[in-house]
Context: one part of a larger RNA
RNA sequence: GAUGAACGCUGGCGGCGUGCUUAACACAUGCAAGUCGAAACGAAUUAACCCGCCCUCGGGCGGUUAUAGAGUCGGCGAACGGGUGAGUAACACGUGACCAACCUGCCCCUUGCUCCGGGAUAACCCAGGGAAACCUCGGCUAAUACCGGAUACUCCGCGCAGCCCGCAUGGGAGGCGCGGGAAAGCCCAGACGGCAAGGGAUGGGGUCGCGGCCCAUUAGGUAGACGGCGGGGUAACGGCCCACCGUGCCCGCGAUGGGUAGCCGGGUUGAGAGACCGAUCGGCCACAUUGGGACUGAGAUACGGCCCAGACUCCUACGGGAGGCAGCAGUGGGGAAUUUUGCGAAAUGGGGGAAACCCUGACGCAGCAACGCCGCGUGCGGGACGAAGGCCUUCGGGUUGUAAACCGCUUUCAGCAGGGAAUAUAGUGAAGGUACCUGCAGAAGAAGCUCCGGCUAACUACGUGCCAGCAGCCGCGGUAAUACGUAGGGAGCGAGCGUUAUCC
Numbered sequence: 001g002a003u004g005a006a007c008g009c010u011g012g013c014g015g016c017g018u019g020c021u022u023a024a025c026a027c028a029u030g031c032a033a034g035u036c037g038a039a040a041c042g043a044a045u046u047a048a049c050c051c052g053c054c055c056u057c058g059g060g061c062g063g064u065u066a067u068a069g070a071g072u073c074g075g076c077g078a079a080c081g082g083g084u085g086a087g088u089a090a091c092a093c094g095u096g097a098c099c100a101a102c103c104u105g106c107c108c109c110u111u112g113c114u115c116c117g118g119g120a121u122a123a124c125c126c127a128g129g130g131a132a133a134c135c136u137c138g139g140c141u142a143a144u145a146c147c148g149g150a151u152a153c154u155c156c157g158c159g160c161a162g163c164c165c166g167c168a169u170g171g172g173a174g175g176c177g178c179g180g181g182a183a184a185g186c187c188c189a190g191a192c193g194g195c196a197a198g199g200g201a202u203g204g205g206g207u208c209g210c211g212g213c214c215c216a217u218u219a220g221g222u223a224g225a226c227g228g229c230g231g232g233g234u235a236a237c238g239g240c241c242c243a244c245c246g247u248g249c250c251c252g253c254g255a256u257g258g259g260u261a262g263c264c265g266g267g268u269u270g271a272g273a274g275a276c277c278g279a280u281c282g283g284c285c286a287c288a289u290u291g292g293g294a295c296u297g298a299g300a301u302a303c304g305g306c307c308c309a310g311a312c313u314c315c316u317a318c319g320g321g322a323g324g325c326a327g328c329a330g331u332g333g334g335g336a337a338u339u340u341u342g343c344g345a346a347a348u349g350g351g352g353g354a355a356a357c358c359c360u361g362a363c364g365c366a367g368c369a370a371c372g373c374c375g376c377g378u379g380c381g382g383g384a385c386g387a388a389g390g391c392c393u394u395c396g397g398g399u400u401g402u403a404a405a406c407c408g409c410u411u412u413c414a415g416c417a418g419g420g421a422a423u424a425u426a427g428u429g430a431a432g433g434u435a436c437c438u439g440c441a442g443a444a445g446a447a448g449c450u451c452c453g454g455c456u457a458a459c460u461a462c463g464u465g466c467c468a469g470c471a472g473c474c475g476c477g478g479u480a481a482u483a484c485g486u487a488g489g490g491a492g493c494g495a496g497c498g499u500u501a502u503c504c
Stems, first nucleotide, its partner, number of pairs: 001503003005500005012376006018369002020334001025332003029329003034076003040072002045068001050063005083287003093211007102204002107200008115149004124139002127136003155180006163172003185192001213259003220250003225247004230242003262284004266277004289310005312323004340366001342365003348362001349360004379409004389400004413445001415440005423431001448493005453474003459488005469476002
């Protein structure tokens, strides 16, 4: 000098930030991912309109109904956003290159197409089982759900004959033949969609060079191990996996083992070189109670999906079930220590929808905390050879000290009252009657902490008597202690001041 700090004493205001560093310990409760009726079926229930009746003219009763609507089927999203740092010494990360070895929903561009049919099923109805979670039998029905056929020759596979090119396997543009592979409608008539192929963009996957911790009181390690051939698998390369064959491969330029650790942009310090750190913000990675597994999908570590096993918690009619805050708040626990079970979808962004709109603890705000940085205030001028009081004294005086009183002035901030935004270029403002402006009153409401032996700015008195105590180092204290305690005085910093911890 610095800090995500803590502790002690003290504490007026504002702005901007920051706030479980420990138990990746366990979690009550609420919320954090939905949306689409312009794909479809549609329960219960009905509003308005309309119709009928009554009417005390206020209205009441009955009927009808979807543009309302639970649920279900279907589409998209749920793989983003948000959290955490356990694991990981690794192509995890950073940087540079490569993929002639790859994928990419939504979005943009181009070309072409969108034909003919079929059978189911949920919701629902009926019956039944169960304490519940939920399950079973039978029956009905729709679709952009599912299936069959046609067409496609740009796509995929095979074959044929040539052309061009390269970076080894090889790549590219044509041609011919055979085989395979699509689609979905809705509709307010203006849209929104669907399928195939090519290109773009975006996002990912893979390979390699180089770089960044400690221990040799770890010296040898290794059998899918290293390579080949053939296959399987994958979007794709590859011992990734498998059969066979060979015996290799790594290592003192540190293999293997052990310890520690998410990595980086960056932060702190330092003249620099360097050293230490990796909170907040941004990028990448990994994880989601522990371990394992696949499914769906363009995409999965699938946090708020599924299955199995373990531990734990809860419900139970004992047969069986339910759960996962390292999301936002909040609770217990641990700890020196870290906040509200707040407001809003107004802004920015995201998901769905043609839109209206809905959802969004992302986000925007507010609350708490001197935790940090910055700014402001706690008044200004005059006022005595100098009150009183305190302290010291050589008893003369000195000092506190222009300090106070007293006189004059001002009103920042806070307070009260009135007005009152921008943030949103039609509309829409949570913050918020906030910021800000104007007016009013009155010095009024606002100063402490540490230190005073040397280092190191600042000294006397009393008390104590190697006691009580102080202390960062040297060291003070045993009867005159500037070093302990108190007082007066002084020094430093100031809404803070000290102490402790850690780094330079």

Predicted 3D model of a 504-nucleotide part of an RNA (small-subunit ribosomal RNA, 5' domain) from an uncultured bacterium.
Model confidence (mean pLDDT): 82 of 100.
RNAcentral holds the full RNA, with entries from ENA, Greengenes and SILVA.
Its Rfam family is "Bacterial small subunit ribosomal RNA".